[in-house]
RNA sequence: CUUCAGGGCGGAGUGAAAUUCUCCACCGGCGGUUAUAGUCCGCGAGCGCAAGCUGAAUCAGUGAAAUUCUGAUACCGACAGUAUAGUCUGGAUGAAAGAAG
Numbered sequence: 001c002u003u004c005a006g007g008g009c010g011g012a013g014u015g016a017a018a019u020u021c022u023c024c025a026c027c028g029g030c031g032g033u034u035a036u037a038g039u040c041c042g043c044g045a046g047c048g049c050a051a052g053c054u055g056a057a058u059c060a061g062u063g064a065a066a067u068u069c070u071g072a073u074a075c076c077g078a079c080a081g082u083a084u085a086g087u088c089u090g091g092a093u094g095a096a097a098g099a100a101g
Stems, first nucleotide, its partner, number of pairs: 001101004010024004025087002027077002029043004038075002046053002057073005079090003
C1' cells in the first nucleotide's frame, strides 16, 4: 500500500397497532490462554468535550492440561426510530480490533 474483516424472528397468542409484549425459536467480531471460549484475560465496537466508562456461568464428567471439550441447567447483548427490539429500519457504500498478500 491492496484485499478481507458480525450472525440471528420461524410459529403461536393478545391487541387498533408488536419480527419490539407473552410462550416457544434463533445468533455469537478479533487476539491470547498447556485443549477448541458470547459469559476467563485483553482488544474492537458503543457512550463521553475530555479524564474516562462499558454486559453475562455454574455444576458434573474425561484428561497431564479445558470457567474453552462432552452432558446438564442458566445468563448477556450500544445508540436513534417505531407498541417496549441482541434478531426490523437507520447513522453505515461508515469505522475498526485484527487477518491475508
This is a predicted structure of a 101-nucleotide RNA (FMN riboswitch aptamer (RFN element)) from uncultured Anaerococcus sp. Of the family's consensus pairs, 100% are formed in the model. The prediction has a mean pLDDT of 86. It matches the Rfam family "FMN riboswitch aptamer (RFN element)". Rfam describes the family as follows. The RFN element is a highly conserved domain that is found frequently in the 5'-untranslated regions of prokaryotic mRNAs that encode for flavin mononucleotide (FMN) biosynthesis and transport proteins.